[in-house]
RNA sequence: GCGGGUGUGUUGUAGUGGCCGCAAACGACUUUUCCAAAGUUGUAGUGCGGGUUCGAUUCCCGCCACCCGCU
Numbered sequence: 001g002c003g004g005g006u007g008u009g010u011u012g013u014a015g016u017g018g019c020c021g022c023a024a025a026c027g028a029c030u031u032u033u034c035c036a037a038a039g040u041u042g043u044a045g046u047g048c049g050g051g052u053u054c055g056a057u058u059c060c061c062g063c064c065a066c067c068c069g070c071u
Stems, first nucleotide, its partner, number of pairs: 001070007010024004018054001026042005047063005
């Protein structure tokens, strides 16, 4: 330099055009003599910028970061 792939809370992951789900972690409460465990509840997310569309995490373009291969 060329090609391909991935990007979703603090973390891991699902979601193939119509509300962003699950688990862990974290905060509060309940239970317990205390701790742990358990239960209830809360906070928090679509890498960035544009385009298409009534509507975009999803489709298209560019950029960025990371991974793989080739040279």
The RNA shown here (transfer RNA) has 71 nucleotides and comes from a Candidatus Limnocylindria bacterium. It matches the Rfam family "tRNA". About the family: Transfer RNA (tRNA) molecules are approximately 80 nucleotides in length. Rfam links the family to the GO term triplet codon-amino acid adaptor activity. RNAcentral records the identical sequence in 3 taxa.